[in-house]
RNA sequence: AUGAAGAAUACGGGAGAAAUGGGGAUGACGACCUCAUACCGAAGAAGUAAGCCGGUGCCUGCCCGAGGCAGUGGUGAAUCUUUCAGGUAAAAGGACCGUAUUCCGACG
Numbered sequence: 001a002u003g004a005a006g007a008a009u010a011c012g013g014g015a016g017a018a019a020u021g022g023g024g025a026u027g028a029c030g031a032c033c034u035c036a037u038a039c040c041g042a043a044g045a046a047g048u049a050a051g052c053c054g055g056u057g058c059c060u061g062c063c064c065g066a067g068g069c070a071g072u073g074g075u076g077a078a079u080c081u082u083u084c085a086g087g088u089a090a091a092a093g094g095a096c097c098g099u100a101u102u103c104c105g106a107c108g
Stems, first nucleotide, its partner, number of pairs: 006103008018037001020036005038088003044084001045082003051075004056070005
């Protein structure tokens, strides 16, 4: 000196669903607190398939091996599911995508 994958930052794009009703508070409000129902999935969180790993029981076979069936434990993905949290005009947030810079340093 090349700069994969990953991380951080900045900029841009970025959906869905009641501007719900009652009370409180406030000079007043769609912002705040609380109660109630109706909804949304793309902050976060949780659950999980195949596969893989390790035991258990039974069967076949057997020098050693090996194979099959059943059940159990662990690991194991999400944009799937749940709706705890969050959200349901705007603002903010927002999985994910793109660009740039920085860090790191796979391959050569």
The RNA shown here (Glycine riboswitch aptamer) has 108 nucleotides and comes from a Clostridia bacterium. Taxonomically the source falls in Clostridia (Bacteria, Bacillati, Bacillota). Its mean pLDDT, the model's own confidence on a scale to 100, is 78.